[in-house]
The prediction has a mean pLDDT of 81.
Transfer RNA from a Polyangiaceae bacterium, 74 nucleotides, folded computationally.
The sequence is in RNAcentral, with records from ENA.
Its Rfam family is "tRNA". From the family's description: Transfer RNA (tRNA) molecules are approximately 80 nucleotides in length. The family's RNA type in Rfam is transfer RNA.
RNA sequence: GCGUCACUAGCUCAGCUGGAUAGAGUAUCGGUUUCCGAAGCCGAGGGUCGGUGGUUCGAAUCCACCGUGACGCG
Repeated sequence: GCGUCACUAGCUCAGCUGGAUAGAGUAUCGGUUUCCGAAGCCGAGGGUCGGUGGUUCGAAUCCACCGUGACGCG
């Protein structure tokens, strides 16, 4: 330099063929329980979906460029 893939909550990830209020586990906090904790159970907060544009009535999803990372080729 070229190609492929990935990027969504603090962390690990799902999200189908473009349409629903953007989700799960874990962590954190609160409640319950306990003599006190742990575990269990219930609940809460936490995201402008890597960035900028474009397409569309509508974009996490499609397209272009940029960024970061991984792998392959030279």